[in-house]
RNA sequence: AAGAAUCUCUGGAAAGACGGCCGCAGGAUUGGCGGCCGCACCGACGGAGUAAAGCGGGUUUCCCGCUGAAUCUCUCAGGUUCCGUGGACAGAGGGGGGUCGC
Numbered sequence: 001a002a003g004a005a006u007c008u009c010u011g012g013a014a015a016g017a018c019g020g021c022c023g024c025a026g027g028a029u030u031g032g033c034g035g036c037c038g039c040a041c042c043g044a045c046g047g048a049g050u051a052a053a054g055c056g057g058g059u060u061u062c063c064c065g066c067u068g069a070a071u072c073u074c075u076c077a078g079g080u081u082c083c084g085u086g087g088a089c090a091g092a093g094g095g096g097g098g099u100c101g102c
Base pairs, nucleotide, nucleotide: 001099007093008092009091010090011089016039018038019037020036021035022034023033024032040080041079042078046076047074048073049072054066055065056064057063058062
C1' cells in the first nucleotide's frame, strides 16, 4: 500500500392455499395445529457434472488421460402445506490472517 475469513446491520428469488390417513383440544360438524404417506413441483444452504485454456501420453493433422468455472445442467440432500423460515449473492460497518513494497 492494498487487504482474506469469522462478526453486525440492510436488501434478497423460485416452487402445493394439493390429496389421503392418524393424533391433539372439543359433545358433534366445520375449521385450526402437529405427524406420516402419496403424487406434483423449485434451485439461490450444501453436493455432483461440465467449456475454453494448460499439462502428459500415443498407433500423430487425430486419439486418450489429468487438471479445470458458474447464477449453466442434475435434483442426492434441502425446500414448496400462507407469511413466516431459510437463502446464493449484493450494499454498509467493523476487523486485520496472509501477501507486496520501503